A computed fold for a 111-nucleotide RNA from Nocardioides sp. CF8, annotated as TPP riboswitch aptamer (THI element). Its mean pLDDT, the model's own confidence on a scale to 100, is 77. Lineage of the source: Bacteria > Bacillati > Actinomycetes > Nocardioidaceae > Nocardioides.

RNA sequence: ACACGUCCCCACGGGAGCUCGCGGCAGCGGGCUGAGAGGGAGCUGAAUUCCGCUCCGACCGUUACACCUGAUCCGGGUAAUGCCGGCGAAGGAAGCGAUCCGAUGCUGUCC
Numbered sequence: 001a002c003a004c005g006u007c008c009c010c011a012c013g014g015g016a017g018c019u020c021g022c023g024g025c026a027g028c029g030g031g032c033u034g035a036g037a038g039g040g041a042g043c044u045g046a047a048u049u050c051c052g053c054u055c056c057g058a059c060c061g062u063u064a065c066a067c068c069u070g071a072u073c074c075g076g077g078u079a080a081u082g083c084c085g086g087c088g089a090a091g092g093a094a095g096c097g098a099u100c101c102g103a104u105g106c107u108g109u110c111c
């Protein structure tokens, strides 16, 4: 110096479950798994079989171990669950990084 890997940046994709108590203010506090189970703002609505939606943020992922479907699936386990395993080299899924910022390395090659 180049290549490669990782991180960052940019762009894009994605999920937010189960459960206990109190509550009705789209609320508060605990438990389970997990990277993440809702941190901030706003909108709309009125019910007990309900407690939603949007944007931002955090987190994960981008060629496949994010995530979705099959699935009201199968086996195990749990207080319960999409908890674990199988299904799964399944089908689908966002950069085979065009350009652009930077950091880094017990890496490789060359000088």
Base pairs, nucleotide, nucleotide: 001109002108003107004105005104006103007102010095011062012061013060014059017032018031019030020029021028022027023051024050039056040055041054042053043052067092068091069090073086074085075084076083